[in-house]
Overview:
Predicted 3D model of a 1175-nucleotide part of an RNA (large-subunit ribosomal RNA, half B) from Infirmifilum sp.
Context: one part of a larger RNA
């Protein structure tokens, strides 16, 4: 040293993230018991007494017979012991806030037991049963042996008080003149046609309009105004919304700032409550709320080794003997330390220093220890999930068509047929449908009138029915008209009507076909096909690139100009510093004429500036548009003609230096036609260098280009050209999440520490304005300015991705000094006393507490002082896990969601047997020139062995006007460290002693619970006790002598003296392995040492010390000293009680008895054993 267990003086949570463990409490009877409550609880609240052993008496209960005796409870008196009577085991600590959650349960088998889930109650939504709902390809099943006071699916979670405005979005539910809407069908084009197209209607669903929010969700901003002043803003205005948060509660499990403000609780509180409070906020519930809660949090009271501060004992392990006997993990090796170097952190290199061989124990700095191909972050790839990403696909809706029949009704869709009415330019008796054919029809049911009713109209009329009365009406013929009537046939629009097919829209059958078999359903639904809608229920998949990491951002993704670029070309950066995605029918050609811009000088209105004249001045001006690079009879300005902003072809160039590419783009030349110009000669668009797009596909042009056809004006195809667009621009058709995640890679590349750097931070300086009553420099120092370090933040991305664990803390150590005390010094705007400021100086010392996960910061009493900093932000194979940073869960916010938040909040698996080397110890060899024993030096180490404060006295002195106030010495005492020790205080503690329960035993003694209690020897320990000087040498900053150089001056240059807790020594330990390996005695061819026995002042093993008969080395025996606290037996008393007596029972008391019993200690005695021997 580790587990596991006892104990602790004095304090009592200071310990810690936090009372975590630990320890109080404890059963039973009696008494007693708050606030608040839902009246049930809170309750075992809190607190507080009793409790054991014996006698005895009453009373009760079993047996029994209401007897005796036995058995048991109670209760009541009276005696006893002990520190302690639930004497051991057993067996609640308690109380008072908050926050959650109503409770009982219930869950991440194996990190998460909660505040999640659930749950009774509330609330929706869906459904009359061949239902809703689930499952299954199906057939079937399950809710359902059920039927709305049921199922099912949601939401919110008892209870109580409540639940507010918003239907704009989105979602559902109805409705819907009208619009939009497939297929089938119909029409219409398409050769009288399949295919195709168009268009007409129409379903489901959309448009459109209403409802519904306990449906998803949502519920603002500016300005001005106050009665005294300031504040506020009751109240006004104004934007604006669908609505503009109304109650309630709030700095909260929600609030950034923040550790708000105030009050409380504390000595002191980042905590806790309670208030304020433009934050929440209303069934995604809001606000309360007794009882519960292994549930978070705060205090308080008991109480304790949690702590100050540590210590002792007991088991077990470890250690040692014996037996038996793994495994990780191993380039190759094993000798460090320090500084370097090096891919920037080295045992193995370099350079120095240090190191003789093994072995045993403990320890955990290093081996960038061992273990997992880093789970953070990037890349590449998957996957899970999610949606208004693409795409699809089950489900659902909805039309047709098949299975699929028969019938009715309809002011009926379309055809057809049949009756039947209707048919007006003007003329003309008249309302003339077309074309024939006609000379007659017709006729008491005609016709014309009357009345009454109905259809129709061009409003003049026609027509039809019924009534009445009537015997004749019409036509040819005449006019008029393009046509001429009666009456007969075929016919046109139209308009009614009956039949039939059809269609629809209802309804009835029934025979299909269904079924839960009955007064069932029913051509319907179900299937099957095919269309439209809807469909993250499922499913494939996709969600770019560059980037000083990645994401944000942003485009450096396509071009074009300068610059960077290093005076050929070409050359990167998310380098600078600006553009382009156009425009122009003239701003195009070509001919020809003209000169700008600014300045000076004149010139009416007229001004700085209009217009007009002169001079100067080569471009400063103008160029469609950036920027260069050009350009002056011009490339700029103007005006006349024209359209070369052609049309084919070909070279070069460029994109893309120097391989290869496409589109683009440029310039040259040919051949055709053409345009300006006397001509030369220019023109294939613009002064030039940006102004841009590939196949596929859809338009359009264009060809004496193809096929079909007798031909084509036709219909199909081919090239070429032109458009449409891909800017991610050499061009996919394309969104999120993942802390539930997974694989593969990477220091190509982030977070951490290294390394470098040092803007930033820290420190020091150099000027020295100002200030300091003058006065720079006692002290303060702006501006500006020169370094240093490497603890801050950052910047490089250099090394680590087959892993180097991340904050703080605890432990524990060394080093820096920029010095916080403590010592010496100096200045002072130093009188003293107290600073201020600076020099020197790291020996030592620098601390306790509150609140917070801290570090830091703050606070709060003290202190001599509470320094700063580093060691992988020292230190996890030392510890802690409170915080960050996995998996649950809540709340604010975002997100349409899965989700997310350097935003709170509750919970949340910390492995390792130690090979090396390093460090603390013990040992065993070998060397050290014979060999041994003994005694010594001290070269080098290590220690702080001391450091530090307070009173007195000096001395109320020196100083000071007072006020106040030193010092130097000697002396005391005390924190703190250090070493020793155990007399005496205190812990433990063998032991004795009481005592419980239980066995064993007549008693007496004894096992077992280390039982519990009490006392305590040695020993071992602190909280006890002892000790822990001066003094010397050199020095620092400084102070001096003496003194030149430099006639003075000057501590200095020569020389000399002083000067600090600092440095060397003193002092106290190690140490001859100090390789230079010492000295000094003594013995010595026999002695020495070992083993061996007996043991301890020793000790893990070794070792070490002491004894071995010539012996007190251990045990034993006495003897002494000491623990405890008076043994056992006998003897006597003893509350009572039975008994006629003699005697019994009886807890305990008293003698014997300072007894017994016991020792680790000191002695005495050879009674046992250290015999004999071996090397």
């Nucleotide at each position: 040293c580790c587990u596991g267990g006892c104990c602790a003086a004095g304090g009592g949570a200071a310990a810690u993230c936090g009372g975590c463990a630990a320890g109080u409490u404890a059963g039973u009877c009696c008494c007693g018991u708050a606030a608040g409550u839902u009246c049930g609880c809170g309750a075992g609240a809190a607190g507080g007494g009793a409790u054991c052993c014996c006698u005895a008496a009453a009373u009760c209960g079993g047996u029994c017979a209401c007897a005796a005796g036995c058995c048991g409870a109670u209760u009541u008196a009276g005696g006893g012991c002990g520190c302690a009577g639930u004497g051991a085991c057993u067996a609640g600590g308690g109380g008072g806030g908050c926050c959650u959650g109503a409770c009982u349960g219930u869950u991440u088998a194996u990190u998460a037991a909660a505040a999640g889930c659930a749950c009774a109650a509330c609330u929706g939504g869906c459904c009359g049963c061949a239902a809703g709902a689930g499952g299954g390809c199906a057939a079937c099943c399950u809710u359902u042996u059920g039927u709305a006071c049921g199922g099912c699916c949601g939401g919110u979670g008892a209870c109580g008080c409540c639940u507010g405005c918003c239907c704009a979005g989105c979602g559902c539910a109805g409705g819907u003149a009208c619009c939009c809407g497939a297929a089938a069908g119909g029409c219409c084009g398409g050769u009288a046609c399949a295919a195709c197209g168009g268009c007409c209607a129409u379903a489901a669903g959309g448009g459109c309009c209403u409802g519904c929010u306990a449906g998803c969700g949502g519920c603002g901003g500016g300005g001005g105004u106050a009665a005294u002043u300031c504040c506020u803003g009751a109240c006004c205005c104004u934007c604006a919304u669908a609505a503009a948060c109304a109650a309630g509660c709030a700095u909260a499990a929600u609030a950034c700032a923040u550790u708000g403000c105030c009050a409380u609780c504390u000595g002191a509180u980042u905590g806790g409550u309670g208030g304020c409070u433009u934050g929440u906020g209303a069934a995604c519930g809001g606000c309360g709320u007794a009882a519960c809660g292994a549930g978070g949090u705060c205090c308080c009271c008991a109480c304790u080794g949690u702590c100050c501060c540590u210590g002792g004992c007991c088991a077990g392990g470890a250690g040692c003997c014996c037996g038996c006997g793994a495994a990780a993990c191993u380039a190759u090796c094993g000798u460090c330390c320090u500084g370097g170097u090096g891919c920037a952190a080295a045992g193995a290199c370099c350079a120095g220093g240090g190191a003789c061989c093994c072995c045993c124990a403990c320890u955990u700095g290093c081996u960038c220890g061992a273990c997992a191909a880093g789970a953070c972050c990037c890349c590449g790839a998957g996957a899970a999930c999610u949606u208004u990403a693409c795409u699809g696909c089950a489900g659902c809706c909805u039309g047709c068509u098949g299975u699929u029949g028969g019938g009715a009704u309809a002011u009926u869709u379309a055809g057809g047929u049949c009756g039947g009415g209707a048919g007006c330019a003007a003329a003309g008796c008249g309302u003339a449908g077309g074309c024939a054919g006609g000379a007659g029809g017709c006729g008491u049911u005609a016709u014309g009138c009357u009345u009454g009713g109905c259809g129709u109209u061009u409003c003049g009329g026609c027509g039809c029915c019924a009534a009445g009365a009537u015997a004749g009406c019409c036509g040819c013929c005449a006019a008029u008209g393009u046509a001429a009537c009666a009456c007969u046939g075929c016919c046109c629009u139209u308009c009614c009507g009956g039949c039939c097919u059809u269609a629809u829209a209802u309804c009835c059958c029934u025979a299909a076909c269904c079924c839960g078999u009955g007064u069932g359903g029913g051509a319907c639904a179900g299937c099957a096909g095919u269309a439209g809608g809807u469909g993250g229920g499922c499913a494939g998949u996709u969600u770019u690139g560059c980037u000083g990491g990645g994401g944000u951002g942003g485009c450096a993704a396509u071009c074009c100009c300068g610059c960077g670029a290093a005076a050929g070309g070409a050359u990167a950066a998310c380098a600078c510093g600006g553009g382009a995605g156009u425009c122009c029918a003239a701003a195009g050609g070509u001919c020809a004429g003209c000169u700008u811009a600014g300045g000076c000088g004149g010139u009416a209105u007229a001004g700085a500036a209009a217009u007009c004249c002169g001079c100067c001045u080569u471009c400063a001006a103008g160029u469609a548009c950036a920027a260069g690079g050009g350009c002056a009879a011009a490339a700029g300005c103007u005006g006349g003609c024209c359209u070369g902003a052609c049309u084919g072809c070909g070279c070069g160039c460029u994109a893309c230096a120097c391989a290869g590419c496409a589109a683009g783009g440029c310039g040259c030349g040919c051949a055709g036609a053409g345009g300006g110009g006397a001509a030369a000669c220019c023109c294939g668009g613009g002064c030039c260098u940006a102004g841009c797009g590939a196949a596929c596909a859809g338009a359009g042009a264009u060809g004496c280009g193809g096929u079909c056809u007798c031909u084509a004006u036709g219909a199909c195809c081919c090239a070429u050209c032109u458009c449409u667009a891909u800017g991610a621009c050499a061009g996919a058709a394309a969104a999120g999440c993942u802390a539930c995640c997974u694989c593969g890679g990477g220091c190509g590349u982030a977070a951490g520490a290294g390394a470098g750097u040092c803007g930033u931070g820290g420190c020091c300086g150099g000027c020295g304005a100002a200030a300091g009553u003058u006065c720079a420099c006692a002290u303060c120092g702006a501006c500006c300015u020169g370094g240093c370090c490497g603890u801050u933040u950052g910047c490089u991305c250099c090394a680590c991705a087959g892993a180097u664990u991340u904050u703080g803390g605890c432990u524990c150590u060394c080093c820096u000094c920029a010095u916080c005390c403590u010592g010496g010094c100096u200045g002072u705007g130093c009188a003293u006393a107290a600073g201020c400021a600076g020099c020197c100086a790291a020996g030592g010392g620098u601390a306790c507490a509150g609140g917070u996960g801290c570090c830091c910061a703050c606070u709060g009493g003290u202190c001599a002082a509470a320094g700063a900093g580093g060691a992988u932000c020292g230190u996890g194979a030392g510890c802690u896990g409170a915080g960050u940073u996995u998996a649950g869960g809540c709340c604010g916010c975002u997100g349409a969601g899965a989700a997310g938040c350097a935003g709170g909040c509750c919970g949340g698996u910390u492995c390792c047997u130690g090979a090396g080397u390093g460090g603390u110890g013990g040992g065993g060899g070998u060397g050290c020139u014979g060999u041994g024993c003994g005694c010594c030096u001290g070269a080098g180490c290590g220690g702080a062995a001391g450091g530090c404060u307070c009173g007195g006295c000096c001395a109320g002195u020196a100083c000071g006007a007072a006020a106040g106030g030193a010092a130097c010495g000697a002396c005391g005492a005390g924190c703190c460290a250090g070493u020793g020790c155990c007399u005496c205080u205190g812990g433990u503690g063998a032991g004795c002693g009481g005592u419980c329960g239980u066995c064993c035993g007549a008693c007496a003694g004894g096992g077992c619970g280390c039982g519990c209690c009490g006392c305590g020897u040695a020993g071992c320990c602190a909280c006890g006790c002892a000790c822990c000087a001066a003094g010397g040498g050199a020095u620092a900053a400084g102070a001096g002598c003496u003194g030149a150089a430099g006639g003075c001056a000057u501590c200095u240059a020569a020389g000399c003296u002083c000067g600090a807790a600092g440095c060397c020594c003193g002092c106290c330990g190690c140490a001859a392995a100090a390789a230079u390996a010492g000295g000094c005695g003594c013995a010595c061819c026999a002695u020495g040492g070992g083993c061996c026995a007996g043991g301890g002042u020793a000790g893990a093993a070794g070792a070490c010390c002491c004894u071995g008969u010539u012996g007190a080395u251990a045990g034993a025996a006495c003897c002494g000293g000491g623990g405890u606290g008076u043994a056992a037996g006998c003897a006597c008393c003893a509350a009572g009680g039975c008994g006629a007596a003699a005697g019994c029972c009886g807890a305990g008391g008293u003698g014997u008895u300072g007894a017994g019993c016991c020792c680790a200690c000191g002695g005495u005695u050879a009674c046992u054993a250290a015999u004999c021997g071996c090397c």
The full RNA is in RNAcentral, with records from ENA. Lineage of the source: Archaea > Thermoproteota > Thermoprotei > Thermofilales > Infirmifilum.